[in-house]
C1' cells in the first nucleotide's frame, strides 16, 4: 500500500459493486425443461354452442382448447462447486492428405409405389403401494418393403497437386443405400440425397507450469515390428505372433501439496504473493462402475448394478440424491429473502400467438468496499458564568465557542406536479419496390414504481463519532496509584512528584466512520538476473589425477543455428493507460487509441557467439645440446648415548624434590674399567634455507621408474589448453586386525607427596602404544584460518639456484624465499607484482544465535567412528575489527612514615567516655568499612528534651491582618492544687486641650503551629581519594568514526616544575607565586613595656624624676636568587662538611583542596518542593527517661615502678582569661573552703606553672608501686545534688609485675615527657576538645616485598567495570522432541478366492417358420473376502539428551 475479510465503540442520505473463504457435511417445503393440436388417435377437466326433455339431467369433439397417451424437437444449453487432477490439464503456436458436426446459411438434384404394428381408450386381472401383467381394437412426419439416385464401395485408367505418407478431379465396369407430410387451400412450413460454408467437438505436437534426492533406479502391453479387431479418426486402444528394447542426474519413479489461464494486489523495475467477484477452459454432480439414446452425454434435475446414508411399508417390497434459487440444521471469527417479473436481453418449442424459462431483470438484507453529499453560513469580546480544567493567584484555557442578530434550505418532514428515459414489440390496416424488407396510421404492451426527477410550505430545525497524545509518530498538563492495578507492534513504562498504568482538562489525526485482529507485497541489495559475499564477521573442498560439462589463442573462407532489423499472421472479450463522451459531480459506464514486452512465419544483414574447411605459431607439449642444486623417493651403513648382561676396582648411601617421601642399596647399589647384547633416534652444521600436490622430509653411502628450475638451438607437433560436478588415488597424529619387535619414553594403571579435597600439575615405577611388513581407518587450528588458472598495474633492501663473459666485484636476466612501501582495495585490522588491486574462466562453500555436526533415514567400516544432515521449541540478539576506560598473583619507570631502620603506643588490668546488643513505660534522634564508634554534643540533676506516664489548653506557648469590646491587665497578697491553673481581695495605664493615637486585655475571624515523612525530589555546607599531579580547551593535523594528536619520547623536578625533542601552535582550571605567623636586621613611634648613662627614695624592689640607647611592643621595610665558586651535564638542573650569610636549595608551619567519585554525610542548625497531622503528630506543666546491665568493640586516663615514689628546699615560660568577675593580702579550718579585705574593666592588679635541680629516705616486694571499689565525715554550686554533680579529709586497699594474634602514631625543634590556659558554664562527670610553652631523642642500608598513588605500554568474553563476567553437575517446576516392548489408524500396490451391472465375441442345449437371437456360455470389470510384506502418523510404562 491491498483485503470476498472478522471483532470492539460509533452511526444521517445517495449511487455502484459485492456477500459460506469452514462441512464435495446432511437436507423439510416449494419452484429450477419444456413446448409443438399446423405429426397423430383422440376427449379426463374448463368454456362456448348444439340435440332431447317441464326440469333435474342425458348425450354430441361440433367449437375454443387440452390432461395423460404416440410422434418430434429440446433436455449434452443455461445454472453451480472446484473434490480429484503435476496431466497434452491449462497457456501459447503449429498441424489433422488421420476425423465428426442437429439445428443454420449457400448450391443441385429428388420428394414414386405399398405394407406389418404398437401406445392410448376398453375390458379381465395381481399388488398396501410403487407400479405391472393378459386380452381386444387403433393412427401418424413412428416402424418396414420396393423403385429410382450424382454418392459411398471395388477394380482398372488418365490429367493435375503436395515435404512424406499421399490428395483433388475424370472415365469405364461391378455392388450396395433415400424420403413425409402438414396447412386459414394459395401459399407457407417441413422431408431426402449431394457438395460447400459457418459453428461446435475431437486428435497430435514443441514449448512454458510447485516442493522433497533423508525418493536413484523404473517399465511386461511395457517399447518396436506384422496381422486381425475396434472407432468418426490415428494410435499397444485391444488380440496374437516376433524382438528386447523404452525412460532416468537437462531428475525417471515415488511422495506431498495444487483445477489452469485472462487477470489481481505489491513493486522504480526484474521480481514475490494471490487466482474471490467478471470472462475462456477442465474436471465433478451421495461413492464407484457400466453403458443405452442421441449430431453431440458415458448425461447435475436420464437408466442399470454395487455400496454407505435417509425416509415409506400391510414385512412380502419399494423411494430418494440442492456443489440451480430461496430456506433448515451442523460446523465456524464469519457470509443476505423460503421476494417480485418474464417489461426488457437471451435461451427452448411453435407458421404464429403464444407457453416455459430462480438464466436475466429489479426490489429485500449488510457501513462489507469505493465514490458523493450532508449535520449549517456571515455577524458577535462585557474575551460572560461554568469546568472533578491549569495556575507563578496576576491570570491563562475551553474561545467567536456560546447567548444574540442577520442569512440560507442541500436534507428531513409535508402536499402537489411527474406513467420521464429504458422502448421497443405485437396485431390489424395502408404505401413504396426488388414477397420480405422499410415507412406511415391505430389499437394493445411496465416488475421495478406514484421511483428517479421537478415545484411548493415549515423551520437551523433531522443528523458525529473513533482512535491516539514517552521515541520511531502529528499532538501536554492535572489528579489517582505506588514493580500494585495494568501497558506495550519494537524499544520499553510502573518501587510515593509517571507527558508511558486509569480518569479528566487540554490537544492531534482521521471522519460516517475509527480502531484493533488475521493474510500478502514492499521497505529486505535480508537467496543478490537486474544486485550480495567467503584472511579475521556464516562461508575455501585436507591434497592431486581426472569423466562429463563449462570456458578457450592468430588469420582467411564459408554457413546462417544463436543474435540484429524490416514485413506478416496471431496475442478473444472485459481489465490497464491516454482520448472524448453519458449519468447533476464523481466512484461507474459508454467509445476510440495505446499496450499485451509472447509465439509462429517470411525477407534480408553478417561484426560477435556457434558450425564447417584451410593455413598460423606466440598459448601447452616434444627432441637434441650444455652445466647444475635439492631433509626428493627406495635399500644398504656407520658413530656417539641409553638400557642391559658379564667380570673387576671400590664402598654407604644413591636417587629425586620448592621441600620430601614411595623406590634402589652390605644378597655390595650410585660411582668407575673392560667386553658384549638389543633397539630406536640421528648432535653440531641448521638457516625469513632447501625439496615436495598436499600430508611431510635432516648421520653416510649407492641407486633411481623419478620431478622442478636455468642457458642454447629454433628442430618437431600445431590450441592438444584452462578448470572439473560424479569417481579415483595419495592422506599428520592417535586408533583397528594379524605377524614381528620392545633400548628409550609412555595413555590406563600403582604407590609417594601437594592440597580442605586432589581421580591433577611434581616424584618413583609402569602396560598397551611408540618401531617393521601386510591390511584397515579417512579424520586435524589437515593454517597463509587466504581453491585453480591466465594477463595486467610504482618502486627499494636482503637471499637460493642459474645463465652469459677471463672475472668470487658490479650490473642485468629467468624461477623461488622474505622484509617495507605506491596507487589501489577493506568495516577496521591490515593486503599490497607470492594481492585480500584491475579484469576473465571453472569448481566449492555461506544466508541471525541456541538446539546440532544432534536426531532419523541412508551410505561407508572389524570396530572406533565417519560421510550425509533435519524438525520442533527458544532468544533478541550472537559475532568482527577498532575505540576510551577500569582491571590483571602483566612488565617498565616513579612517588608516599607504604615498607625497612628506628622511638613510643593500643590489643592483657581498673576507671573514663562513645557504639552495639540486651532491657525499658521511655531507655528520643542521627552518624555505621576505609570516610561511624571522647562523632552532631564547645557542659542531659530541673530547663536543654526532641522520649515516657499523668493532669491541663484548642485562634491555641510564640509572630501577625481586620473588626469589635474594654481600661483592664500586669504585680502584690490569701486559698485549694504535684504543678500547670482556678477563685477571692487590692492596686489601677501613657501622650494629648480634645479628636485621637500607642500599649495591654477579652471576643470573632483570616492567617498559626508540627526536632512529623522523604538526604533516593533540592539549596547550603561537609567528609574522602588528595595538596595526589592531574583535567581540560581553541585552531590545526591524522582518523568513516568512536576517538587521537597537543598532555609522547629523553633528561629532570616536590610538582603536566622545567628543558631538548616533536603535526602541533597556544591557552585555561590546577602546581608554584601572590595571603598569614615564625626566624635575622634597619627605619619611625615609645605607655601600661624597658633601664644603659644621670638624680633621688627604700628592709628590698623601674619605686620616683629622667631618658627611649638596649629589650620589647606596633607600623612599614630589607633579605635567599643556585646569585657566586669548583665539579658533572647540550640545557633544564644536580652536587658539595665551599664561600659569604642570621637563614641554602620550597629555611619551618599555616589557609588555600582543579575537573570530578561515592544517589557518600546532613529536611534534627538554616532553607525549601511534595505529602502527612489540626480538641493534635501542636502546646503548657509536674514526675520519669536520656546515666539502665549477662555481654562484644573502639576511643583515652592511670599504672604495674628505681631513668621511680614520698618528705623538704629551689628555678625559669608562653598564650589566654578577668565586674554577676580575677581575687592579693590577713585570720580560721588538717583541707575543701570560709570570714574580712587592697588593687585590677587589665603591657599596670589578678589567675599562675610543672618536670629541673639540690637534700633526705624507701632497696625490689603486689611494695612507702598502683589506685579501683567500699564504709564513714564534710564543703561548694544550685528552687532542688535520691534516681544523677564534683571537690575535700579519714578509713579501706580490687585487678595490675609490660600484655596472644594483630596493629597505631611519628623524619626534628619532630617523637617522647612536663605543666599551664581557654570555650561551653550556676555547678560539672574534661581523663574530651582547641590553643601554650618547658625538656628534649633515636632511626632511614635501600625499594625486594605489603598497603595507596602517577605515569607509559601490554592482555581482556569486563563497562554496575574484577565486590567484574562465567562454567558444569545436582535439588525442584515447566515445554518441545528422539528411542521404546507393546497397542490403534491411514493411504497405496502385491497374490490368491468369489464376482453385479453391461459392452464385446460365441453359440450345442434355449426361443424363433426362418434369416436369426439371445434372459445361454466365455472375456474384461465395480464391490467383496483371505494372505504376506513395506510405508506414513497417532498412542504408551520406561529412558536419553535439549531449551
Nucleotide at each position: 500500500g491491498a483485503u470476498g475479510a472478522a471483532c470492539g465503540c460509533u452511526a444521517g442520505c445517495u449511487a455502484c459493486a459485492g456477500g459460506c473463504c469452514u462441512a464435495a457435511c446432511a437436507c423439510a417445503u416449494g419452484c429450477a425443461a419444456g413446448u409443438c393440436g399446423a405429426g397423430g388417435g383422440g376427449u379426463a377437466a374448463c368454456a362456448g354452442g348444439g340435440u332431447a326433455g317441464c326440469a333435474a339431467u342425458a348425450c354430441c369433439g361440433c367449437u375454443g382448447a387440452c390432461g395423460a397417451c404416440c410422434g418430434g424437437c429440446g433436455c449434452a444449453c443455461g445454472g453451480g462447486u472446484g473434490c480429484g487432477u503435476a496431466a497434452c490439464a491449462c497457456g501459447u503456436a503449429u498441424c489433422g492428405a488421420a476425423u465428426c458436426u442437429g439445428c443454420c446459411u449457400u448450391a443441385u438434384g429428388c420428394u414414386c409405389g405399398g405394407g406389418c404394428a404398437u401406445a392410448g381408450c376398453c375390458u379381465u386381472c395381481c399388488g398396501a403401494a410403487a407400479g405391472g401383467a393378459a386380452g381386444a381394437u387403433u393412427a401418424a412426419u413412428u416402424c418396414c418393403c420396393g423403385a429410382u439416385a450424382u454418392u459411398c464401395c471395388c477394380a482398372u485408367u488418365u490429367u493435375c497437386c503436395g515435404c512424406a505418407u499421399g490428395g483433388c478431379a475424370g472415365a469405364u465396369g461391378g455392388g450396395u443405400g433415400a424420403a413425409a407430410g402438414a396447412u386459414a387451400u394459395u401459399u407457407u412450413c417441413g422431408g431426402c440425397a449431394u457438395a460447400a460454408g459457418a459453428u461446435g467437438a475431437c486428435g497430435a505436437u514443441g514449448c512454458g507450469u510447485u516442493c522433497c534426492a533423508u525418493u536413484a533406479g523404473c517399465u511386461a502391453g511395457u517399447u518396436g515390428g506384422u496381422a486381425g479387431g475396434g472407432u468418426a479418426a490415428c494410435g499397444g486402444c485391444u488380440u496374437a505372433c516376433c524382438a528386447a528394447g523404452g525412460c532416468a542426474u537437462c531428475g525417471a519413479u515415488g511422495g506431498a501439496u495444487a483445477g489452469g489461464g485472462g487477470u489481481u494486489c505489491u513493486g522504480a523495475g526484474a521480481g514475490g504473493a494471490a487466482g474471490g467477484u467478471c470472462c475462456c477452459c477442465c474436471a465433478c454432480a451421495c461413492u464407484g462402475g457400466u453403458a443405452c439414446u442421441g449430431a453431440g452425454a458415458c448425461a447435475c434435475g436420464g437408466a442399470c448394478c454395487a455400496g454407505a446414508c435417509u425416509c415409506c411399508u400391510a414385512c412380502g417390497g419399494g423411494a430418494g440424491g440442492c456443489a440451480g434459487c430461496a430456506g433448515u440444521g451442523a460446523g465456524g471469527a464469519a457470509u443476505a429473502u423460503u421476494g417480485g417479473u418474464c417489461a426488457a436481453u437471451g435461451g427452448g418449442c411453435g407458421c404464429a400467438a403464444g407457453c416455459c424459462u430462480g438464466a436475466a431483470c429489479c426490489a429485500g438484507c449488510c457501513a462489507a468496499g469505493u465514490a458523493g453529499c450532508g449535520u449549517g453560513a456571515a455577524g458577535g469580546a462585557u474575551g460572560a458564568a461554568g469546568g472533578c480544567c491549569c495556575u507563578u493567584u496576576g491570570g491563562g484555557u475551553c474561545g467567536u465557542a456560546a447567548a444574540c442578530u442577520u442569512c440560507u434550505u442541500u436534507u428531513u418532514u409535508g402536499c402537489g406536479a411527474g406513467g420521464a428515459u429504458a422502448a421497443u414489440a405485437u396485431u390489424g390496416g395502408g404505401u413504396a419496390c426488388g414477397u420480405g424488407u422499410a415507412c406511415c396510421c391505430a389499437a394493445u404492451u411496465g416488475c421495478a414504481g406514484g421511483u428517479a426527477u421537478c415545484g411548493c410550505a415549515c423551520g437551523a430545525a433531522u443528523a458525529a463519532g473513533g482512535a491516539c497524545c514517552g521515541g520511531c509518530u502529528a499532538a501536554c498538563u492535572c489528579c489517582g496509584u505506588g514493580c500494585c492495578a495494568g501497558c506495550a507492534g519494537c524499544c520499553g513504562c510502573g518501587g510515593u512528584a509517571a507527558u508511558a498504568c486509569g480518569g479528566a482538562g487540554g490537544g492531534u489525526c482521521c471522519a460516517g466512520g475509527c480502531g484493533u485482529u488475521a493474510u500478502c507485497c514492499g521497505g529486505a541489495u535480508u537467496u543478490a538476473u537486474u544486485g550480495g559475499g567467503u584472511u579475521u564477521a556464516a562461508a575455501g573442498g585436507g591434497a592431486g589425477c581426472g569423466u562429463a560439462g563449462g570456458c578457450u589463442g592468430u588469420a582467411c573462407g564459408u554457413u546462417a543455428a544463436g543474435u540484429c532489423a524490416g514485413u506478416c499472421g496471431u496475442g478473444a472479450a472485459a481489465g490497464u493507460u491516454u482520448g472524448u463522451g453519458g449519468c447533476u459531480c464523481a466512484a461507474c459506464c459508454a467509445u476510440a487509441a495505446a499496450a499485451u514486452u509472447g509465439c509462429g512465419a517470411u525477407u534480408g544483414a553478417a561484426a560477435c557467439u556457434g558450425g564447417c574447411g584451410u593455413a598460423c605459431u606466440u598459448g601447452a607439449g616434444u627432441g637434441c645440446a650444455c652445466a647444475u642444486a635439492g631433509a626428493g623417493u627406495a635399500a644398504g651403513u656407520g658413530g656417539a648415548a641409553u638400557u642391559c648382561g658379564u667380570g673387576g676396582u671400590g664402598u654407604a648411601g644413591c636417587g629425586g624434590u620448592g621441600a620430601a617421601a614411595u623406590g634402589c642399596u652390605c644378597a655390595g647399589a650410585u660411582a668407575u674399567c673392560a667386553c658384549g647384547a638389543a633397539g630406536a633416534a640421528c648432535u653440531c652444521c641448521g638457516u625469513u634455507c632447501g625439496c615436495g600436490a598436499a600430508g611431510g622430509c635432516g648421520u653416510c653411502u649407492u641407486a633411481c621408474u623419478g620431478g622442478g628450475g636455468g642457458u642454447g638451438c629454433a628442430a618437431c607437433u600445431g590450441a592438444c589448453g584452462c578448470u572439473g560436478a560424479g569417481g579415483c588415488u595419495c592422506g599428520a597424529a592417535g586408533g583397528u586386525g594379524c605377524g614381528g619387535g620392545u633400548a628409550u619414553c609412555a595413555a590406563a594403571c600403582a604407590g609417594g607427596a601437594u592440597u580442605a579435597g586432589a581421580u591433577a600439575c611434581c616424584c618413583u615405577g609402569g602396560u598397551a602404544g611408540u618401531c617393521c611388513g601386510c591390511a584397515c581407518g579417512g579424520u586435524a587450528a589437515a593454517c597463509g584460518a587466504u581453491g585453480g588458472a591466465u594477463a595486467c598495474u610504482c618502486g627499494c633492501c636482503g637471499u637460493u639456484a642459474g645463465c652469459g663473459a677471463u672475472a668470487u666485484a658490479c650490473a642485468g636476466u629467468u624461477a623461488g624465499c622474505g622484509g617495507c612501501u605506491u596507487a589501489g582495495c577493506g568495516a577496521a585490522a591490515g593486503c599490497g607484482u607470492u594481492a585480500a588491486g584491475u579484469a576473465u574462466c571453472c569448481c566449492a562453500c555461506c544466508u541471525g544465535g541456541g538446539g546440532a555436526g544432534u536426531a532419523c533415514g541412508c551410505c561407508g567400516g572389524c570396530a572406533a567412528c565417519g560421510g550425509u544432515g533435519a524438525a520442533a521449541c527458544u532468544c533478541a540478539a550472537a559475532g568482527g575489527a577498532a575505540u576510551u576506560g577500569a582491571c590483571g598473583g602483566g612488565g617498565g619507570c616513579c612517588c608516599g612514615c607504604a615498607c625497612a631502620a628506628g622511638c613510643g603506643g593500643a590489643g592483657g588490668a581498673a576507671c573514663a567516655u562513645g557504639u552495639g546488643g540486651u532491657u525499658u513505660a521511655a531507655u528520643u534522634c542521627g552518624a555505621u568499612g576505609a570516610u561511624a564508634c571522647g562523632c552532631g554534643a564547645g557542659g542531659a540533676a530541673c530547663c536543654u528534651u526532641a522520649c515516657c506516664c499523668g493532669g491541663g489548653c484548642u485562634u491555641g506557648a510564640a509572630a501577625u491582618g481586620u473588626a469589635g469590646a474594654g481600661g483592664c491587665u500586669c504585680g502584690u497578697c490569701c486559698a485549694a492544687g504535684a504543678g500547670a491553673u482556678u477563685g477571692g481581695a487590692u492596686u489601677u495605664c501613657c501622650a494629648g486641650c480634645a479628636a485621637u493615637g500607642g500599649u495591654c486585655u477579652c471576643u470573632a475571624u483570616g492567617u498559626a503551629g508540627g526536632u512529623g515523612c522523604u538526604g533516593c525530589a533540592u539549596g547550603g555546607u561537609u567528609g574522602u581519594c588528595g595538596u595526589c599531579a592531574g583535567c581540560u580547551c581553541g585552531u590545526g593535523c591524522c582518523g568513516u568514526g568512536a576517538g587521537g594528536u597537543g598532555u609522547c619520547g629523553g633528561c629532570u623536578u616536590a610538582a603536566g616544575u622545567g628543558c631538548c625533542a616533536u603535526a602541533a601552535c597556544g591557552a585555561g582550571c590546577g602546581c608554584a607565586a601572590c595571603c598569614c605567623c615564625u626566624u635575622u636586621c634597619c627605619c619611625c613611634g615609645g605607655u601600661u613595656g624597658c633601664c644603659a648613662u644621670c638624680a633621688g627614695a627604700u628592709a628590698a624592689u623601674g619605686c620616683u624624676g629622667g631618658g627611649c640607647a638596649c629589650u620589647c611592643c606596633g607600623u612599614g621595610g630589607a633579605u635567599a636568587c643556585u646569585g657566586c665558586c669548583g665539579c658533572c651535564g647540550c640545557a633544564a638542573g644536580g652536587u658539595g662538611c665551599g664561600a659569604g650569610g642570621a637563614a641554602g636549595g620550597c629555611g619551618g608551619g599555616g589557609a588555600u583542596g582543579a575537573c570530578g567519585u561515592c544517589a557518600a554525610a546532613u529536611c534534627a542548625g538554616c532553607a525549601c518542593g511534595g505529602c502527612c497531622c489540626u480538641u493534635a503528630c501542636g502546646u503548657c506543666c509536674g514526675g520519669g527517661g536520656c546515666u539502665a546491665c549477662a555481654c562484644a568493640c573502639g576511643u583515652g586516663u592511670u599504672a604495674c615502678a628505681a631513668u621511680g615514689g614520698a618528705g623538704g628546699g629551689u628555678a625559669c615560660a608562653g598564650a589566654g582569661g578577668g565586674c554577676u568577675g580575677c581575687c592579693a593580702c590577713u585570720g580560721g579550718g588538717c583541707a575543701a573552703c570560709c570570714a574580712g579585705g587592697c588593687g585590677c574593666u587589665a603591657a599596670u592588679c589578678c589567675c599562675a606553672a610543672a618536670a629541673u635541680c639540690c637534700c633526705u629516705u624507701c632497696u625490689c616486694a603486689g611494695u612507702u608501686c598502683g589506685g579501683a571499689u567500699c564504709g564513714g565525715a564534710g564543703u561548694c554550686u544550685a528552687c532542688a545534688a535520691c534516681u544523677c554533680g564534683a571537690c575535700u579529709c579519714c578509713g579501706u586497699g580490687a585487678a595490675g609485675c609490660u600484655g596472644g594474634a594483630u596493629u597505631c602514631g611519628c623524619u626534628a625543634g619532630u617523637a617522647a615527657u612536663c605543666g599551664c590556659g581557654c570555650a561551653u558554664c550556676a555547678g560539672c562527670c574534661a581523663u574530651g576538645g582547641c590553643g601554650c610553652g618547658g625538656u628534649g631523642a633515636a632511626u632511614a642500608c635501600g625499594u625486594u616485598c605489603c598497603c595507596g598513588g602517577g605515569c607509559c605500554u601490554u592482555g581482556u568474553a569486563c563497562a554496575c567495570a574484577c565486590c567484574g563476567c562465567c562454567c558444569g553437575u545436582c535439588a525442584a517446576g515447566c515445554c518441545a522432541u528422539g528411542a521404546a516392548a507393546g497397542c490403534c489408524g491411514g493411504g497405496g500396490g502385491c497374490a490368491c478366492c468369489u464376482g453385479a451391472a453391461g459392452u464385446c465375441c460365441g453359440u450345442a442345449a434355449c426361443c424363433g417358420c426362418a434369416a436369426g437371437g439371445a434372459u445361454c456360455g466365455g472375456c474384461c470389470u465395480a464391490g467383496g473376502g483371505u494372505g504376506a510384506a513395506a510405508u506414513c502418523g497417532g498412542u504408551a510404562a520406561u529412558u536419553g539428551g535439549g531449551g
A computed fold for a 1443-nucleotide RNA from an uncultured bacterium, annotated as small-subunit ribosomal RNA. Model confidence (mean pLDDT): 83 of 100. The RNAcentral record of the sequence draws on ENA, Greengenes and SILVA. It matches the Rfam family "Bacterial small subunit ribosomal RNA".